Background
Predicted 3D model of a 71-nucleotide RNA (transfer RNA) from a Gemmatimonadota bacterium. The sequence is in RNAcentral, with records from ENA. Its mean pLDDT, the model's own confidence on a scale to 100, is 83. It matches the Rfam family "tRNA". Rfam classes the family as a transfer RNA. NCBI's taxonomy places the organism under Bacteria, Pseudomonadati, Gemmatimonadota.
């Protein structure tokens, strides 16, 4: 250089084009002398710029990044 796959909370991963959720992790409470366990509430994300659509994590172009491939 070419052709494929990935990017979504601190981390590991979901989401038939129609409210972005889960496990862990953090954070308040109950509970316990104290701590952890256990239980219950909560905050926290769609790599990036366009385009299509009444609506876009999704689809289409670009573009960064990471992996395998092939020259």
């Nucleotide at each position: 250089g070419u052709g494929c796959c990935c990017g979504u909370a601190g981390c590991u991963c979901a989401a038939c084009g129609g409210u972005a959720g889960a496990g862990c992790a953090c954070c308040g409470g109950u509970c316990u002398c104290g701590u952890a366990a256990a239980c219950u509430g909560g905050g926290g994300a769609c790599g990036c710029g366009g385009g299509u659509u009444c609506g876009a994590c999704u689809c289409c172009c670009g573009u960064c990044g990471g992996g395998c491939a092939c020259c």